[in-house]
This record gives sequence, structure tokens and C1' cells, in this order.
RNA sequence: UUCUUAUCAAGAGAGGCUGAGGGAAUGGCCCUAUGAAGUCUCAGCAACCUUCAAUGUUUUUUUCAUUGAAAAGGUGCUAAGUCCUGCAAGUUAUUUGUUAACUUGUGAGAUAAGGA
Repeated sequence: UUCUUAUCAAGAGAGGCUGAGGGAAUGGCCCUAUGAAGUCUCAGCAACCUUCAAUGUUUUUUUCAUUGAAAAGGUGCUAAGUCCUGCAAGUUAUUUGUUAACUUGUGAGAUAAGGA
């Protein structure tokens, strides 16, 4: 870099250095000298990998599935729903156009685990 699978309405920030941008992309709307991004330290969140237990599966062990618990280690995360915003189909409101809200599928993105 790419492929597969799962998840994405929850949750969790202080300080040091530094000094102007940042929120993926388009448009919007925001954050930011009451300090952006980066980096370091400490802390926290979560539970993907991990560990344990119960139940089921299995001829027993193993394995696998579901549920529950834990947090030492590997990642991740700690403004706003992935901040909103793509495409297709549909539902509701509106006399119509339009617009708005919503549902389903799909795309893009992020993270994890496994593979090439």
C1' cells in the first nucleotide's frame, strides 16, 4: 500500500516546550493568542487483541459460539454523532415545485484483528 471481517448516537484532559493553524476530502458550520498543529510527561476512557468464569457445541481434552467479569501487556482514543455534508430507493409533512425530517441499502473515512 492493498484485501477480508468487526465496530463507529456512549465514554474519557491536565501540565511543560513551542507558536498559527486545525476539524480526511468538497461545501458548510465550527475550534483557535483565554494558545492551533506538533512534541514530551502524567492521568483517564474503552475493551479490538488478551485473561478468567458460566452455559451451549464437541466422544473427552482441544476447538467454536454466546453471556458476564477483569485491566497487567499490544494498539487505539480523550471539542462538536465519523461535527454535518456522497449515491440509490422509499416513508411522512407541504396544493405543486421545492424544501425538511426519517428509514433501508451502498460508497468514502477512522480504529482493531488477520492475510498478501